[in-house]
Record summary:
The RNA shown here (c-di-GMP-I riboswitch aptamer) has 85 nucleotides and comes from a soil metagenome. The coordinates come from a structure-prediction model, not an experiment, and the mean pLDDT is 88.
RNA sequence: GAUAAGGGCAAACCCGGUGAAAACCGGGGACGCAAAGCAAUGGGUCUAAAGUCACUCCUGUGACCAUGACUGCCAGGCCGCCGAA
Numbered sequence: 001g002a003u004a005a006g007g008g009c010a011a012a013c014c015c016g017g018u019g020a021a022a023a024c025c026g027g028g029g030a031c032g033c034a035a036a037g038c039a040a041u042g043g044g045u046c047u048a049a050a051g052u053c054a055c056u057c058c059u060g061u062g063a064c065c066a067u068g069a070c071u072g073c074c075a076g077g078c079c080g081c082c083g084a085a
Base pairs, nucleotide, nucleotide: 001082008033009032013028014027015026016025017024018023031072037078038077041075042074043073044070045069046068051064052063053062054061055060
C1' cells in the first nucleotide's frame, strides 16, 4: 500500500471459571483491525487487596497509595505474511 490472493485476530453481549477490584482465561459471538503480532520502556487510563492516615456508634466508613491491570489510548522498541499499478 490494491474492492488482489491465501489466511489471521476478535469489540459489545451471553455462558462457565479466576480475582478484592480493575481485569484476565475458556466457549459462543463479530464491532472493527495491515501489525487488533510481541513487550508495560515513557506518557495516559482503570482498580485499590495489603499498607498508611483520619473518623468511628468498635462495626465499619473515608482519603492516599501499584507492588495489580490495559498494547483494541498515544509514542518509542522488537519481530513478521502478501504485494499489483